Molecule: transfer RNA
Organism: SAR86 cluster bacterium
RNA sequence: GCGUCCAUAGCUCAGUUGGUUAGAGUACCUGCUCGACACGCAGGGGGUCGCUAGUUCGAAUCUAGCUGGACGCACCA
Numbered sequence: 001g002c003g004u005c006c007a008u009a010g011c012u013c014a015g016u017u018g019g020u021u022a023g024a025g026u027a028c029c030u031g032c033u034c035g036a037c038a039c040g041c042a043g044g045g046g047g048u049c050g051c052u053a054g055u056u057c058g059a060a061u062c063u064a065g066c067u068g069g070a071c072g073c074a075c076c077a
Stems, first nucleotide, its partner, number of pairs: 001073007010026004019057001028044005050066005
């Protein structure tokens, strides 16, 4: 340099054919429970869907560029 893949909550990950308000587990916060802690139960907060632009009535999802990462190939005076 070329190609393929990946980027969604603090962490690990889903997200179907593009469709109304984006989800789970765990963690965190509050309350209940307990002598107290843990466990358990109830509730709650937490997201520029990597960034920019485009297509579309509508984009996490499609397209282009960019950023970061993984792998392969090439180069390696």